[in-house]
RNA sequence: CUUUCAUCAAGAGUUGGCUGAGGGACUGGCCCUAUGAAGCCGCGGCAACCAUCGCAUAUGCGAACGGUGCCAAUUCCUGCAACCCGUAAGGGUUUGGCAGAUGAAGA
Numbered sequence: 001c002u003u004u005c006a007u008c009a010a011g012a013g014u015u016g017g018c019u020g021a022g023g024g025a026c027u028g029g030c031c032c033u034a035u036g037a038a039g040c041c042g043c044g045g046c047a048a049c050c051a052u053c054g055c056a057u058a059u060g061c062g063a064a065c066g067g068u069g070c071c072a073a074u075u076c077c078u079g080c081a082a083c084c085c086g087u088a089a090g091g092g093u094u095u096g097g098c099a100g101a102u103g104a105a106g107a
Base pairs, nucleotide, nucleotide: 002106003105004104005103006102007101008100013043015042016041017040018039022032023031024030026079028077029076044071045070046069049067050066052063053062054061055060075099080096081095082094083092084091085090
């Protein structure tokens, strides 16, 4: 970089240091941000994908020392299609898809 599979409505930072203007992938919105963005280094936490262990059993439940991951807003909403409402503009606690993120495999 690419392929396959699984998950994405829950959860967790008013944290210390360095630094100093951006960030929320992209579009359009709407937000966050000098009461300090992003990043790096710590500390703390969440979760349970992989590994491990225990109990039950062909797949669950539990634990949380290891490998990842994550800790504003549903993946913040949205985009494409279907369905529904509406004369239309537009809308919806709907469904699927695209894109994205994370994990486990593979090349």
About this RNA
The RNA shown here (SAM riboswitch aptamer (S box leader)) has 107 nucleotides and comes from Sporomusa malonica. Rfam family: SAM riboswitch aptamer (S box leader). Rfam links the family to the GO term regulation of gene expression. The sequence is in RNAcentral, with records from Rfam and Ribocentre. Its mean pLDDT, the model's own confidence on a scale to 100, is 81. The source organism's lineage runs through Bacteria, Bacillati, Bacillota, Negativicutes and Sporomusa.